[in-house]
RNA sequence: GGCCUCAUCGUCUAACGGUUAGGACAGAUCCCUCUCACGGAUCAAAUCGGGGUUCGAUUCCCCGUGAGGUCA
Numbered sequence: 001g002g003c004c005u006c007a008u009c010g011u012c013u014a015a016c017g018g019u020u021a022g023g024a025c026a027g028a029u030c031c032c033u034c035u036c037a038c039g040g041a042u043c044a045a046a047u048c049g050g051g052g053u054u055c056g057a058u059u060c061c062c063c064g065u066g067a068g069g070u071c072a
Stems, first nucleotide, its partner, number of pairs: 001071007010025004018055001027043005048064005
């Protein structure tokens, strides 16, 4: 340098073009307990950047950025 893949809460990971963007772990508050742990309830927390297509984009297309793989 060519080609391919990927980018979503703090972390890991889901999401037929129409979802309140879900789950697990972690965090906060409360319950339970003499206390801690375990357990239970609730809460907060995310779509890499820019453009395009579309009535509607996390999803499709283009460019960029970053990461990984492969060939040279």

Model confidence (mean pLDDT): 82 of 100. Transfer RNA from a Minisyncoccota bacterium, 72 nucleotides, folded computationally. The RNAcentral record of the sequence draws on ENA and MGnify. The organism belongs to Minisyncoccota, within Bacteria. Its Rfam family is "tRNA". Its family is annotated with triplet codon-amino acid adaptor activity in the Gene Ontology.